Description: A computed fold for a 72-nucleotide RNA from a Candidatus Beckwithbacteria bacterium, annotated as transfer RNA. Rfam family: tRNA. The family's RNA type in Rfam is transfer RNA. About the family: Transfer RNA (tRNA) molecules are approximately 80 nucleotides in length. The sequence was found in a public genome assembly. NCBI's taxonomy places the organism under Bacteria, Bacteria candidate phyla, Candidatus Beckwithiibacteriota.

[in-house]
RNA sequence: GGCCCCAUCGUCUAGCGGUCAGGACAUCAGGUUUUCAUCCUGAAAACCAGGGUUCGAUUCCCUGUGGGGUCA
Numbered sequence: 001g002g003c004c005c006c007a008u009c010g011u012c013u014a015g016c017g018g019u020c021a022g023g024a025c026a027u028c029a030g031g032u033u034u035u036c037a038u039c040c041u042g043a044a045a046a047c048c049a050g051g052g053u054u055c056g057a058u059u060c061c062c063u064g065u066g067g068g069g070u071c072a
Stems, first nucleotide, its partner, number of pairs: 001071007010025004018055001027043005048064005
C1' cells in the first nucleotide's frame, strides 16, 4: 500500500427500516438478615464522527477516525 471484518450503557452483548434500544455482570437505593454474603424489588446508564437515501436510519450507502485479520 491492496482487500476483508468490527465500532451499541462502566464491561460483555442482542437488535435484518417504525415499537419503551433489550439482556447479563457491575453500580446505586430499598426489602430480607443480628451483621456480611446470598436472595427479592426498583433506579440510573449506550447507538464512533460527518454527509446521503427514505415519510422515517442503531439498521441501507459514501467518506473519515479507531481497532483487528490477511496478502505483498